[in-house]
């Protein structure tokens, strides 16, 4: 010359599985993992053995460079076991946002010359 970024604030969008023991109340560990339900309400199960659902907050993620969910009680390989790895997968869907940072000013830094 020229182009930006980390952060960070609202506002959307998302999952939440396997496993061991205890145990009348709905607990306490292990594993992957960023996270595997912390807090409240409703509801709901429960000595004919329950140990859940759902919302609100919360806390991770992810907002298209896309988390996530479908297919999927799929397919290989490994595990105590599991989406634990890989496939599948340029598959189908899936929030189709705003602001600060920012001054196109000075410092930093990336490029090109």
């Nucleotide at each position: 010359a020229u182009g930006a970024a980390a952060g960070u604030u609202c506002a959307g969008g998302g999952g939440a599985g396997c496993u061991g023991g205890a145990a009348a109340g709905g607990c306490c560990g292990g594993c992957u993992g960023a996270g595997a339900u912390a807090c409240a309400a409703a509801c709901c199960c429960g000595a004919g053995g329950a140990u859940g659902u759902u919302u609100g907050u919360g806390a991770c993620c992810c907002u298209a460079u896309g988390a996530c969910c479908u297919g999927a009680u799929c397919u290989g390989g490994a595990u105590a076991a599991c989406g634990c790895c890989a496939g599948c997968g340029u598959a189908g869907g899936g929030a189709u946002g705003a602001g600060c940072g920012a001054a196109g000013u000075g410092a930093u830094u990336g490029u090109a010359u």

RNAcentral holds the sequence, with entries from Rfam and Ribocentre.
TPP riboswitch aptamer (THI element) from Anaerosporomusa subterranea, 113 nucleotides, folded computationally.